[in-house]
RNA sequence: CAAACGAAACGACAAACCUAUUGAAAGUAGGGACUCAAAAUUAUGGACCUCAGGAAGAUAAUUUUCACGGCUGCCAAGUUACCGAA
Numbered sequence: 001c002a003a004a005c006g007a008a009a010c011g012a013c014a015a016a017c018c019u020a021u022u023g024a025a026a027g028u029a030g031g032g033a034c035u036c037a038a039a040a041u042u043a044u045g046g047a048c049c050u051c052a053g054g055a056a057g058a059u060a061a062u063u064u065u066c067a068c069g070g071c072u073g074c075c076a077a078g079u080u081a082c083c084g085a086a
Base pairs, nucleotide, nucleotide: 005084006083011036012035017031018030019029020028021027022026034073040079041078042077044076045075046074048070049069053066054065055064056063
């Protein structure tokens, strides 16, 4: 110096839940602390959530299906990065 690893420290985030608000999912703001060594970042692949809208069936109610929507605190992948005990 690099890779791997994760004790300590400096740190990081803000789960559930509550309130307000806009929504289909969910997001944002405030409160609130579950957590994290990448819980930094990119929706690239898969998973998951949703169906405004499209398609098909039915034609009475409605059913099935598809992300181009959402999610990076689900798993991979890309990029970047802090510390140094065993």
c-di-GMP-I riboswitch aptamer from Paenibacillus sp., 86 nucleotides, folded computationally. Its Rfam family is "c-di-GMP-I riboswitch aptamer". Gene Ontology term of the family: cyclic-di-GMP binding. Model confidence (mean pLDDT): 77 of 100. The source organism's lineage runs through Bacteria, Bacilli, Caryophanales, Paenibacillaceae and Paenibacillus.